A computed fold for a 72-nucleotide RNA from a Chloroflexota bacterium, annotated as transfer RNA. The coordinates come from a structure-prediction model, not an experiment, and the mean pLDDT is 82. The organism belongs to Chloroflexota, within Bacteria. Its Rfam family is "tRNA". It is annotated as a transfer RNA. Rfam links the family to the GO term triplet codon-amino acid adaptor activity.
RNA sequence: GCCGACGUAGCUCAAAGGUAGAGCAGCCGCCUUGUAAGCGGCAGGCUAUGGGUUCAAGUCCCAUCGUCGGCU
Numbered sequence: 001g002c003c004g005a006c007g008u009a010g011c012u013c014a015a016a017g018g019u020a021g022a023g024c025a026g027c028c029g030c031c032u033u034g035u036a037a038g039c040g041g042c043a044g045g046c047u048a049u050g051g052g053u054u055c056a057a058g059u060c061c062c063a064u065c066g067u068c069g070g071c072u
Base pairs, nucleotide, nucleotide: 001071002070003069004068005067006066007065010024011023012022013021018055026042027041028040029039030038048064049063050062051061052060
């Protein structure tokens, strides 16, 4: 230099154009003599950034940035 994949909650990941979810972590409560485990609940996201297409974009297109891999 060229090619590809990925970027969503603190972390690991879903969501194949129509209300952004789960597990773990966090907080509150229940249970227990107590702790862990278990159970119930709560909170936590301007979906990397900027444009475009569309009635509607995390999803499709383009550029940029970042991470990883491959080729030279």